[in-house]
RNA sequence: CUCUUAUCCAGAGAGGCAGAGGGAACGGCCCUGUGAAGCCCGGCAACCGACCGGCGGGCCUCGCAAGAUGAGUCCUGCUGAUGACGGUGCCAAUGCCGUCGAGCCGCUGAAAGGCGGCUUGAGCGAUGGGAG
Numbered sequence: 001c002u003c004u005u006a007u008c009c010a011g012a013g014a015g016g017c018a019g020a021g022g023g024a025a026c027g028g029c030c031c032u033g034u035g036a037a038g039c040c041c042g043g044c045a046a047c048c049g050a051c052c053g054g055c056g057g058g059c060c061u062c063g064c065a066a067g068a069u070g071a072g073u074c075c076u077g078c079u080g081a082u083g084a085c086g087g088u089g090c091c092a093a094u095g096c097c098g099u100c101g102a103g104c105c106g107c108u109g110a111a112a113g114g115c116g117g118c119u120u121g122a123g124c125g126a127u128g129g130g131a132g
Stems, first nucleotide, its partner, number of pairs: 001132008013041001015040003021031003026098003042091003046088004050082001052080007059072001060070001061068002095124001100121009
């Protein structure tokens, strides 16, 4: 960097250094000298691992079969808890909101349409797991 997959309305300091920017991009709208980014310390606990537990499946044996039995320091799926120990991640606002499509509702309009709201799918993005 590419492909794939899961998740994205929970959570996280009134500390130190530093000094102007930051919230991916674009448009908004925000945050910021009552100090941005970054670094350090601190914290959170989403994913992978670790550890403890629950439920199910496999392996073995018997049986023509349907199926039955029970064992394990074994393999495996799902799930709950712990902790923050290891690998990442994260610590304003829902992924801050919107961007493309569909459906529904309200207001407006003679109509076409306009404006607003809700739901849902996609895209884009972020993070983790897997593969190249």
The prediction has a mean pLDDT of 78. A computed fold for a 132-nucleotide RNA from a Chloroflexota bacterium, annotated as SAM riboswitch aptamer (S box leader). The model forms 94% of the base pairs in the Rfam consensus. Taxonomically the source falls in Chloroflexota (Bacteria, Bacillati). Rfam family: SAM riboswitch aptamer (S box leader). Gene Ontology term of the family: regulation of gene expression.